[in-house]
RNA sequence: UCCCGUAGCUCAGGUGGAUAGAGCAUUUGUUUCCUAAACAAAGGGCCACUGGUUCGAAUCCAGUCGGGAGCA
Repeated sequence: UCCCGUAGCUCAGGUGGAUAGAGCAUUUGUUUCCUAAACAAAGGGCCACUGGUUCGAAUCCAGUCGGGAGCA
């Protein structure tokens, strides 16, 4: 100096707008002699934190914290 921080994990969404999503995992159910697989459903997030702009912020701006990369 640049990039990132969103569910237990990996991530999408990001130039503002209506209830924030996917896969895996977890739980329950169906099926099966049992397990696995398959199918269906559910739970789980106040989007790192603080402040600002705005009618409205996960999204824009500033700062703080944490992680990564680069230059000297």